Predicted 3D model of a 473-nucleotide part of an RNA (small-subunit ribosomal RNA, 3' major domain) from Saccharibacter sp. EH611.
Taxonomically the source falls in Saccharibacter (Bacteria, Pseudomonadota, Alphaproteobacteria, Acetobacterales).
The sequence was found in a public genome assembly.
Context: one part of a larger RNA
């Protein structure tokens, strides 16, 4: 100087408390451990691994296994030979591949392109080392800290500044002070959202006027309003009162759409964990080179006594079922989204129409309201299983999703323990998108309805500042 303390003081955080809803019990989905296996590819491991890499394993992916095959290998460079390349067909084979056959014959004569052969330099490696590395990322933590120059003090390591009195979300600001200044962080500048003005008015809108009757802004017309998307205004403790040290600030009020950082996002200092990643990529070293490289078929990653994590669905009446039928927002669409009609109980099929989309379409929002059921393992719950189908796709056996009929497990609110959340939040309800042929209870986003509680900081956890002890570095 740090680190640590079941030392002290001050302070903060959904840290506790106060509340609301879960997890832990059941079934299923998914990840992991373990076990099994020819293989169940590999990585991730307290927080910070475990719906994680994977924004989508039937083949492919794929790195794993079995079997069948290739050896200068789909790159570059040299030499030689041949032919256009290519396309179609036949046979063998699981295919890779091999055999045969038909057709075609560029040229500026330099060559281009393709195939084969030769031999060498080499290619190739998701092989090892993340404890050799770059890059990227997690975490403490959006915590308020981390430092430097000059000066001063100290033999020195170092100290001071950065401590102190107040204050703040903040090393934020004020005052004081052997310090005076400065840098990286904080804040602001950026984006979205909340109010108003203005510009613009189609594909959006319809107040006024007219037409028509298909009652739909449909048509003429208009750009008021909504909206769209550009430019501005607006909030600064600016004003008033109190308090404070005449400060910084704090408390209350006015005006205002908004009040003291308005709400949300992006933004992550010096560093810590030899944290994670050599399987995104790049890369040193080591290793393989008729194989640890390359191709193919099939299998596996989907196994299943069990254990754990994360979720979904429930156990019902704030509910189930049937009917009526109102109100969103974000997005996507051409090998696409599909109106409408017809067939089918349905998944869907057939025909057909509009839209490269503020125009057409996905599209039905759901929770809501009315009726019924009357507390039961039920008209709850839907696992499991049987039969019949639909769709995607060369192909749904291992191993896809969906539909109809039938079947109708467990489950009556969950031990110890444990998690999230402070407001348009939790809870609840649907909707869209990426990936994607097909496949979503996951992920990312969108809106609808919309709470309870916070006395307080004694305690648990994490953190910041000062101080104290130390046989620790």
């Nucleotide at each position: 100087u740090g680190a640590c303390g079941g030392g002290g003081g001050c302070c903060c955080g959904c840290a506790c408390a106060a509340g609301c809803g879960g997890u832990g019990g059941a079934g299923c989905a998914u990840g992991u451990g373990g076990u099994u296996u020819a293989a169940u590819u590999c990585g991730a491991a307290g927080c910070a691994a475990c719906g994680c890499g994977c924004a989508g394993a039937a083949c492919c992916u794929u790195a794993c296994c079995a079997g069948g095959u290739c050896u200068u290998g789909u790159a570059u460079g040299g030499g030689g030979a041949g032919g256009a390349c290519g396309u179609g067909c036949u046979c063998a084979g699981a295919g890779a591949u091999g055999a045969g056959u038909a057709u075609u014959u560029c040229u500026u004569c330099g060559g281009a392109c393709c195939u084969c052969c030769c031999g060498c330099a080499c290619a190739g490696g998701u092989g090892c080392u993340g404890c050799a590395u770059g890059g990227c990322u997690g975490u403490c933590g959006u915590c308020a800290g981390c430092u430097c120059g000059u000066g001063u003090c100290g033999u020195g390591a170092g100290a001071u500044g950065u401590u102190g009195g107040g204050u703040u979300a903040a090393g934020u600001c004020c005052c004081g002070c052997a310090a005076c200044g400065a840098g990286c962080g904080c804040a602001a500048c950026c984006c979205c959202u909340g109010u108003c003005u203005u510009u613009a008015g189609u594909u959006g809108c319809c107040a006024u006027c007219a037409c028509g009757u298909u009652u739909g802004g449909g048509u003429g017309g208009g750009c008021a309003c909504u909206c769209u998307a550009g430019a501005g205004a607006g909030a600064c403790u600016g004003c008033c009162g109190g308090u404070g040290a005449c400060a910084a600030g704090c408390c209350g009020g006015a005006g205002g759409a908004a009040g003291g950082u308005g709400g949300g996002g992006a933004u992550g200092a010096c560093g810590u964990c030899a944290a994670g990643u050599c399987c995104u990529c790049a890369u040193g070293g080591c290793c393989c080179u008729u194989a640890u490289g390359a191709c193919c078929u099939g299998g596996g990653c989907u196994a299943c006594a069990c254990a754990c994590g994360u979720g979904c669905u429930a156990c019902a009446a704030u509910g189930g079922c049937g009917g009526u039928g109102a109100c969103a927002a974000u997005g996507g669409g051409g090998a696409g989204c599909u109106a409408c009609a017809u067939g089918g109980u349905g998944a869907c099929a057939u025909g057909a129409u509009g839209c490269c989309g503020a125009u057409c379409u996905c599209a039905a929002a759901a929770a809501a309201c009315c009726g019924u059921c009357u507390c039961a393992g039920u008209u709850c719950g839907g696992a499991u299983u049987g039969c019949a189908c639909u769709c995607u796709g060369c192909a749904a056996c291992u191993c896809g999703a969906g539909u109809g009929c039938a079947u109708g497990a467990a489950g009556g609110u969950g031990g110890a323990a444990u998690c999230g959340c402070u407001a348009g939040u939790a809870a609840u309800c649907g909707u869209g998108g990426a990936u994607c042929a097909g496949c979503a209870u996951g992920c990312c986003a969108c809106g609808g309805u919309g709470a309870a509680u916070a006395c307080g900081u004694u305690c648990c956890c994490g953190g910041g500042c000062c101080u104290u002890g130390u046989a620790c570095a």